[in-house]
RNA sequence: GAUUUAUAGAGAAGAGGUGAGAGACAGGCUCUGUGAUCCUCUAGCAACCCUUCCCCAGGGAAGAAGGUGCUAAAUCCUGUCCUAAAAUAUUUUAGGGUAUAUAAAUU
Numbered sequence: 001g002a003u004u005u006a007u008a009g010a011g012a013a014g015a016g017g018u019g020a021g022a023g024a025c026a027g028g029c030u031c032u033g034u035g036a037u038c039c040u041c042u043a044g045c046a047a048c049c050c051u052u053c054c055c056c057a058g059g060g061a062a063g064a065a066g067g068u069g070c071u072a073a074a075u076c077c078u079g080u081c082c083u084a085a086a087a088u089a090u091u092u093u094a095g096g097g098u099a100u101a102u103a104a105a106u107u
Base pairs, nucleotide, nucleotide: 001107002106003105004104005103006102007101008100013042014041015040016039017038021031022030023029025079026078027077028076043071044070045069048067049066050063051062052061053060054059075099081096082095083094084093085092086091
């Protein structure tokens, strides 16, 4: 990098260094010298892997030492496809798909 499965309206920030961009991409909107981004440390959130227990097909409860992840805004919003409804001649709403991110497994 690819594939599969699961999840994504909840939750959780300080310091030091760096010094102009950042929020995946496009459009919008937003954050940013009252310090973006990235790196390090500390703290925290969550509970995918994990640990213990109950039932044991699968699920439930508790935990947080370890491996990841995360700590602006709903995945920040929408993204041409499909279905339904409303309004109406092009929009709105809801659901799904797509995309993205993360985990676990395989390759």

Record summary:
Model confidence (mean pLDDT): 82 of 100. The RNA shown here (SAM riboswitch aptamer (S box leader)) has 107 nucleotides and comes from a Saprospiraceae bacterium. The source organism's lineage runs through Bacteria, Pseudomonadati, Bacteroidota, Saprospiria and Saprospiraceae.